[in-house]
């Protein structure tokens, strides 16, 4: 340089026109304390542009990562 793939919460994964779950975090209850358990809460679609009534999803560009060829 060419071609392909990936990017969602702090982490690991889902997603069907409402962005979901587990662990983690915070608060409360329980406990003599801690842990366990229960309840509640906060937290995310890599950035930009386009198509669509509606985009995490489709198209294009950029950024980062991975693999192959040279």
């Nucleotide at each position: 340089g060419u071609a392909g793939g990936c990017a969602u919460a702090g982490u690991u994964u889902a997603a069907u026109u409402u962005a979901a779950a587990a662990c983690a975090c915070u608060a409360g209850a329980u406990u003599g304390u801690g842990g366990u358990u229960c309840u509640a809460g906060a937290g995310a679609u890599g950035g930009g542009a386009g198509u669509u009534a509606a985009a995490a999803u489709c198209c294009c560009c950029c950024u980062g990562c991975c693999c192959a060829c040279c």
The prediction has a mean pLDDT of 81. A computed fold for a 70-nucleotide RNA from Moxostoma poecilurum, annotated as transfer RNA. Taxonomically the source falls in Moxostoma (Eukaryota, Deuterostomia, Vertebrata, Cypriniformes). Its Rfam family is "tRNA". Rfam classes the family as a transfer RNA.